This is a predicted structure of a 73-nucleotide RNA (transfer RNA) from a Candidatus Kaiserbacteria bacterium. RNAcentral holds the sequence, with entries from ENA. Model confidence (mean pLDDT): 82 of 100. Lineage of the source: Bacteria > Bacteria candidate phyla > Candidatus Kaiseribacteriota.
[in-house]
RNA sequence: GCCGGGGUAGCUCAGUUGGUAGAGCGACGCACUCGUAACGCGUAGGUCAGCGGUUCAAUCCCGCUCUUCGGCU
Numbered sequence: 001g002c003c004g005g006g007g008u009a010g011c012u013c014a015g016u017u018g019g020u021a022g023a024g025c026g027a028c029g030c031a032c033u034c035g036u037a038a039c040g041c042g043u044a045g046g047u048c049a050g051c052g053g054u055u056c057a058a059u060c061c062c063g064c065u066c067u068u069c070g071g072c073u
Base pairs, nucleotide, nucleotide: 001072002071003070004069005068006067007066010025011024012023013022019056027043028042029041030040049065050064051063052062053061
């Protein structure tokens, strides 16, 4: 330099061939317990890497950039 995969909640990851995004763990609260843990119930937490384009509507499609992993030279 070229090619390809990834970037989504604090962490690990789903997701939809365009219609306002979820799980597990973690955090917090409640209940339970003599008390803690576990179990149970609930709550909060997201500019979907960034910028632009297409569209009535973009996490999803297109372009560029950043970052990370792998391959080729």